[in-house]
Molecule: Bacterial RNase P class A
Organism: Bacteroidia bacterium
Formats: sequence, structure tokens, C1' cells
RNA sequence: GUCGCCGGCCACUCUGUCGCUUCGAAUUUCAGAUUCGGGGAGGAAAGUCCGGACAACGCAGAGCACCACACCAGCUAACUGCUGGGGCUCUGACGCGAAGGCGUCAGGGUACAGAUCGGGUCACAGAAACAUACCGCCGAUCCCGUCUUCGGACGGGAGGUAAGGGUGAAAUCGUGUGGUAAGAGCGCACGCAUCCCCGGAGUAAUCCAGGGAUGGGAUAAACCUUGUGGGUUGAAAUGCCAUGUACAUCCGGGUCUUCGGACAGGUCGGCUCGGCCUGAUCCACCUCGGUGGAACCCGGAGGGGUAGGCAGCUUCAUUCCGCCAGUGAUGGCGGAAGCAGAUAAAUGACAGAGUUUCGCCUUCGGGUGAAAACAGAAUCCGGCUUAUCGGCCGGCGACACUU
Repeated sequence: GUCGCCGGCCACUCUGUCGCUUCGAAUUUCAGAUUCGGGGAGGAAAGUCCGGACAACGCAGAGCACCACACCAGCUAACUGCUGGGGCUCUGACGCGAAGGCGUCAGGGUACAGAUCGGGUCACAGAAACAUACCGCCGAUCCCGUCUUCGGACGGGAGGUAAGGGUGAAAUCGUGUGGUAAGAGCGCACGCAUCCCCGGAGUAAUCCAGGGAUGGGAUAAACCUUGUGGGUUGAAAUGCCAUGUACAUCCGGGUCUUCGGACAGGUCGGCUCGGCCUGAUCCACCUCGGUGGAACCCGGAGGGGUAGGCAGCUUCAUUCCGCCAGUGAUGGCGGAAGCAGAUAAAUGACAGAGUUUCGCCUUCGGGUGAAAACAGAAUCCGGCUUAUCGGCCGGCGACACUU
């Protein structure tokens, strides 16, 4: 210097004129008036995926359902987020070893409890995927045949084998060596994985060393099991004020009681149970337990009226600077600042100059043309995900050149 990866910052700039909106002050003809001053859309405002603040549901118990998370320690208001560490894994460089493999450094990924709770799946290919013999090798033992120099040789079968080859993502742990008829953990040496014991280090996950046992797997962002946790709704929440009308309708259950209770309704969200709260009367007739009527309570059907304003509404888990603590996320202390609040929805238009990138030209001073993305607040905040032109900064790796 080029290329690649990871992380962070910016997000066209300045001036002038006019216009819109909000806050404050003043004036005033009190009128969406006038003047002056301060402010006015993002890193994602998007998605609505998580978590909260806040608001309402009178209190709130048990079980089930449903949902979420899942290595350890920490940060935070909280989180499925973030930081650091561990395990596993990938890439690169270097080193050790006969080999399988092992170690160190750097960078990346990780949805990382359990497959010995149970059932399920592993297509196709392949002989065989909770199991095996297609090719191959042997044929020591046994049988048959041919030849024979009578030693045996060849062929076939019974049988043995899983080291070699093939299929596959994966084939009874791997490498080496001995042994065998040929082989095989069959033996030995060294490793790998799982489990157990013991010692050391660490807050812990876990790591290191030693010993013993075992040795077909994979799959749980598949069902499932275990552990931990979880109210719901959502600013069109919610609260207040004003205006306005019609219930003269229909349906169901009730207005009971022997005072224990029964019935109906409500009970911040799905079901069940528990607990708690609320509810309304008389008259007439008759065969003394029924009938009828009126009024009232709860729930519902149908119908009618209103839909205007205020608050919520922007001083916040806020931003910036400095110091301290910490590997870091972050926290503490001190100082400074006030930075949209619209409601059909304002935050803009024009002119000039400049910046960056790209193309062309160049006397290498520069000239000229084009472009500047993704995209717009709506209660607020912390994260995640997605889109995106161009520039800058830092770290790591590879290659080339120079010293």
C1' cells in the first nucleotide's frame, strides 16, 4: 500500500431572504393581532420483536392450562439484552510426535439443562443404520473331485473373518505393534470419549495430575422430562368538565329462609375450587298451597342521544465535560445545559458559496458535469432485528514492497 473480517463515530456544511409551528416577554384595535427573543424530525424515528416506567382493574389464595428462559460470575429499573470468564467448535501461524493426535498464540461462531424418563425419526444409497457380510481374505479342522515326481498342488463345499475395498452425514472407539489359517481389544504401548474415586487451583462454571471401570452412534429453535420464572390491558390507556337523549319495548332469573343458608350477579386475565362483596315488596282471590296483578333488583336483546374540550404531553432510569474505581459492561463524585410537543397532524422553500465521491479533460495549479443514500416524531425510555450513499478512527489476518 492492497484485499478481507470485527468494533466505533459522522449522516452534507455555512450565509441571506421569505414561510410554518411552539415557548417566553411586551404592546394592543382583544383579532388563528403586532414586535422581539429561545427552540423545532433519526441512527435507525422503521418492525411492533423483547423489557420496563406510568395508568386502570376493591383485596388476592390454591390447582391446572398457557408462555418464556436454561454453562458460570457480574452490570442494569428490567430483559431472551450487555460485559468478562469457561466448555464445544471453525480459521490461520508456529512447534512436538512413528502415527492417531497433542500444545501455544491470534481471530471468529455458539439456542451451551437432559438421549441412562418415555416414545419417535435417521430418506436415498448400501449386505447391513438398536444392525451386518456385497466384493474380498482364509480354508489350520471336516467332506467331494482332478492331477501327482506320493512331498503335495489345484478347484469346489461346510466353515471362519470384519484388518483391505465399496455405499453413506454416520458402519461394534482410534494409531502402532505382536500374534493368527486369515483376521479381530485377542495381547501390549500410546491416545479419545463417558462415568466413578482421590489430591491441587479457582467465588464458580471448570481445569490440571493420578487411579479404576466401560466402549456402536446422531437428533430435543422435533414431542417430551427437569429446574427457574411469569396478572391483564395499553395513551384510541386513564382521569375530569361541558353538551345531549327515550327507554312508554321484549326475554331470563329473582325479591326466599328453620338465620346455618339458598338463588342470582360481581369478583384486576383462560378454566375449576376457595374466600370476599352486592341484591329487591306488597296487594287481591281461592280448594292452604296455588293463581293473578303492580312495583323493585340483577343479567341480556333491540332501540335512541352525544362524539366538544382540558389533563395525560415532555425535567428525564436525560445530555455534555472532568476526576475516581473497575479487565469490562458500568458505577460514584463534582460542574454545566434545558434540547419538538403537533392533533389531520408544524419542523419548509428559494438563492449563493463550500465539502465529499464518481466520470471526462489537464500546462498537474486546476477546470467541468453528475450525484449525495435509507428514510420522517405522536406517552416515554433501555435493547434486538431490518434498510442504507459516502467519509473517518481503531484492532486483527493475508499478500507485496521498503528499512